């Protein structure tokens, strides 16, 4: 120095790179040059908002917009989604059973209003690199979904009929 093993740390537009694209060097070809090809080495390869923790299993193209759109393509992962179990919420007081829809500190469906720091891109100025590119600071913007608050509307049967 390399390889192997072990341990620790590090993440969710997160990680990685063998396709592609781009850059450089060398070579081939070519018509002086160019277009083109090969090899080697490098560069690129998701901008934020939102989303988890009762348990088990399954699944992969797992929400929303922004962008001068390769943010292409591939692999892996992931707070998504589905099923079952446990425990609960709503269904005009309350209880039990079922049914429908939901929730895992929240909880039925729908409508309206308000609130909820967007960030890159962009511009300017620096650092690194032959270059492709990369990185930092300053400046000023522009979303949608989701969530929260307020208001309106709609929402099952039986036990089981009364009282308020």
């Nucleotide at each position: 120095a390399g390889c192997a093993a072990u341990a620790c740390a590090a993440a969710a537009g997160c990680g990685c790179c063998u396709g592609g694209a781009c850059u450089a060097a060398u070579c081939c070809g070519g018509a002086c040059g160019g277009u083109g090809g090969a090899u080697u080495a490098g560069u690129u390869g998701a901008c934020g908002a939102g989303g988890g923790u009762g348990g088990a299993g399954g699944u992969u193209u797992a929400u929303c917009g922004a962008a001068u759109g390769u943010u292409c393509g591939g692999c892996g992962g992931a707070u998504g989604c589905c099923u079952c179990c446990c425990g609960g919420c709503u269904g005009a007081a309350g209880a039990g059973c079922a049914c429908a829809g939901c929730c895992g500190c929240a909880a039925u469906c729908u409508c309206u209003u308000c609130u909820u720091u967007a960030a890159a891109a962009c511009a300017u100025u620096g650092g690194g690199g032959u270059a492709a590119c990369u990185u930092a600071a300053u400046g000023g913007a522009c979303a949608a979904a989701g969530a929260g608050a307020a208001g309106g509307g709609a929402a099952u049967g039986c036990u089981a009929a009364a009282a308020u």